[in-house]
Model confidence (mean pLDDT): 75 of 100. The RNA shown here (Bacterial RNase P class A) has 368 nucleotides and comes from Thiohalomonas denitrificans. It matches the Rfam family "Bacterial RNase P class A". Its family is annotated with tRNA processing, ribonuclease P activity and dimeric ribonuclease P complex in the Gene Ontology. It was read from a public genome assembly, where an Rfam model found it. Of the family's consensus pairs, 92% are formed in the model.
RNA sequence: GAAGCCGGCCGGGCAGUCGCUGCACUUCGGUGUGGAGGAAAGUCCGGGCUCCGCAGGGCAGGGUGCCAGGUAACGCCUGGGCGGCGAGAGCCGACGGAAAGUGCCGCAGAAAACUACCGCCGAUGGCCCUCCACGGGAGGCGCACAGGUAAGGGUGAAAAGGUGUGGUAAGAGCGCACCGCGCGGGUGGUAACACGCCGCGGCAAGGUAAACCCCACCCGGAGCAAGACCAAAUAGGGGAACAGGCGAUUUUGGUCGCCGCGUGCGGCCCGCACGGUUCCCGGGUAGGUCGCUUGAGGCGCAUGGUGACGUGUGGCCCAGAUGAAUGACUGUCCCCGACAGAACCCGGCUUACAGGCCGGCUUCCUCC
Numbered sequence: 001g002a003a004g005c006c007g008g009c010c011g012g013g014c015a016g017u018c019g020c021u022g023c024a025c026u027u028c029g030g031u032g033u034g035g036a037g038g039a040a041a042g043u044c045c046g047g048g049c050u051c052c053g054c055a056g057g058g059c060a061g062g063g064u065g066c067c068a069g070g071u072a073a074c075g076c077c078u079g080g081g082c083g084g085c086g087a088g089a090g091c092c093g094a095c096g097g098a099a100a101g102u103g104c105c106g107c108a109g110a111a112a113a114c115u116a117c118c119g120c121c122g123a124u125g126g127c128c129c130u131c132c133a134c135g136g137g138a139g140g141c142g143c144a145c146a147g148g149u150a151a152g153g154g155u156g157a158a159a160a161g162g163u164g165u166g167g168u169a170a171g172a173g174c175g176c177a178c179c180g181c182g183c184g185g186g187u188g189g190u191a192a193c194a195c196g197c198c199g200c201g202g203c204a205a206g207g208u209a210a211a212c213c214c215c216a217c218c219c220g221g222a223g224c225a226a227g228a229c230c231a232a233a234u235a236g237g238g239g240a241a242c243a244g245g246c247g248a249u250u251u252u253g254g255u256c257g258c259c260g261c262g263u264g265c266g267g268c269c270c271g272c273a274c275g276g277u278u279c280c281c282g283g284g285u286a287g288g289u290c291g292c293u294u295g296a297g298g299c300g301c302a303u304g305g306u307g308a309c310g311u312g313u314g315g316c317c318c319a320g321a322u323g324a325a326u327g328a329c330u331g332u333c334c335c336c337g338a339c340a341g342a343a344c345c346c347g348g349c350u351u352a353c354a355g356g357c358c359g360g361c362u363u364c365c366u367c368c
Base pairs, nucleotide, nucleotide: 001364002363003362004361005360006359007358008357009356010355012333013332014331015330016329017328018327020035021034022033023032024031025030037339041350042349044348045347046346047345048344049223050222051221052220061219062218063217064216065215066080067079068078069077070076081095082093083092084091085090096214097213101212102211103208104207105206117153118152119149120148121147124146125145126143127142128140129139130138131137132136161179162178163177164176165175166174180203181201182200183199184198185197186195187194188193227290228289229288230287237281238280239279240278241277242276244259245258246257247256248255249254261275262274263273264272265271297316299314300313301312302311303310304309334337
């Protein structure tokens, strides 16, 4: 210098003017002060908080799935193991079980699980031919009928460990050597796991469990429109008091009957039904208040830890609206500014993002 890998950070700056909004003060005129993000997003996980449910346990259902640790918790993070990719720095992985059971495996192929198309063999049995000392024996470079085989070809992502050698009729872990595999032990490691340690076993017959399933562990439901409090007008519910005349009854209070008044039954008569005013109570609606932002909070320092993170200490307060604020204009500078807007809160994951800065590392080239 070039090409890359990993981690962290910034996300137009400054000044002025006018606005919006939370809070505090106010002499009610104002003044001071705070005012979006790394993702405020998707709402995919985990928790806090609230209400409901709940003795305990189980079933069903859902989720997670190498090991150890971190954490309030997690499907997150850290460190490690194993597998894959890369020359490397590094990156990726739902990474338990397929010798419990069931299911499925497109196309191709004979066959996708107990298979045989081509091929090889035909030792053995059978058939045919020849010979004989006729005992059914010997021979055949005869057949390919039964049968044997899984080496080779071909198909496929995948076809019953690989290479070699012996062996055989031809073959085959059929035997052996090496590699691989399984089981038991040993050693190292907390463990996953590893071993260029020992022994045993010819070797265990494909894949698929984000298919059912098995094993281990975890999980009650709904969500701030949760939930709590205050509380009009109108209508409806409950209660109390008061209310025209006459009569009966009664010690009083009161009770009963009749008449009168108003409204309705189309109008009128009769008849029938209903009845006013005032106050109080509780439920609930509109509306308002709380929940609401001091929190598993952030910063500095010290300290334990490889790390995630923990502990101690100092000082900090950093949006909280409810038609819902966070903006507009001007000047100036530069590299001319991406994705994007809080709504109960927090920890993660994922997704979007113009441009730029810093640190660590890898490989290659050149020069000293």